[in-house]
RNA sequence: CGGUCCGUAGCUCAGCGGGAGAGCGCUCGUUUGACAGGCGAGAGGGCGGAGGUUCGAUCCCUCCCGGACCGA
Numbered sequence: 001c002g003g004u005c006c007g008u009a010g011c012u013c014a015g016c017g018g019g020a021g022a023g024c025g026c027u028c029g030u031u032u033g034a035c036a037g038g039c040g041a042g043a044g045g046g047c048g049g050a051g052g053u054u055c056g057a058u059c060c061c062u063c064c065c066g067g068a069c070c071g072a
Base pairs, nucleotide, nucleotide: 001071002070003069004068005067006066007065010024011023012022013021018055026042027041028040029039030038031037048064049063050062051061052060
């Protein structure tokens, strides 16, 4: 310098055009003498940033930022 992939909740990840989700973790309740475990409920992110396309973008396009890898 060129190219590919990735960036979504504290962590690990799903979601490929119209409802933002799961597991773990966290909080509360319940069960226990207590803890652990089980069960129930709940809080928490507007999706790396900025533009564009669209009636409507986490999803498509462009640029930028960060990370991994390949080539030179």

The RNA shown here (transfer RNA) has 72 nucleotides and comes from a Nannocystaceae bacterium. It matches the Rfam family "tRNA". The family's RNA type in Rfam is transfer RNA. NCBI's taxonomy places the organism under Bacteria, Myxococcota, Polyangia, Nannocystales, Nannocystaceae.